[in-house]
Parts: sequence; structure tokens; C1' cells
RNA sequence: CUCCGUCCAGGGCAAACCGUCGGUGACGACGGGGCGCAAAGCCACGGGGUCUCAGGCUCGCACUGAGACAGCCCAGCUGCCGGG
Repeated sequence: CUCCGUCCAGGGCAAACCGUCGGUGACGACGGGGCGCAAAGCCACGGGGUCUCAGGCUCGCACUGAGACAGCCCAGCUGCCGGG
């Protein structure tokens, strides 16, 4: 430098669900919880996708606008331990 995650150490994160708060909503923050995760770290102004709200009419899950999701996928950036 590159590939890999069978094994070691220290550990890390935290789905559903429940509570409180915020939001019209998707959903978010905090606490509990622990399904899972070797990037479940960052990035939504890189591309696709899903979802929400509003609008108009040609009434189509199509369009326009504003949003949500990084634990949907690809790309990008960064990174622990171990092995080849």
C1' cells in the first nucleotide's frame, strides 16, 4: 500500500417497542430497550430510491415546490483491532 473479517484486545453504535418533548407530517432529540452492525462514522447541494406536506390539472402513485430517511443501494471522505 492492498485484500480480507475465521481468531485476539479495548470497546463502539443501537432496530422494533415504551416514555417525555418537538414537528401538520414523513420524522427528530433525550431516556429506557437491544434486532442487528466492521464503517449502523461523515455526506441528502454526487446519482438513484422510498416516504411526507402543499399546489395546479391532463386526475397520473404522474408533474411542480418544500421537506424526511445515511439502519434502502451506488459513489465520495475519514477510521479501530487482527490476519494474509
Predicted 3D model of an 84-nucleotide RNA (c-di-GMP-I riboswitch aptamer) from a Gemmatimonadota bacterium. The coordinates come from a structure-prediction model, not an experiment, and the mean pLDDT is 87.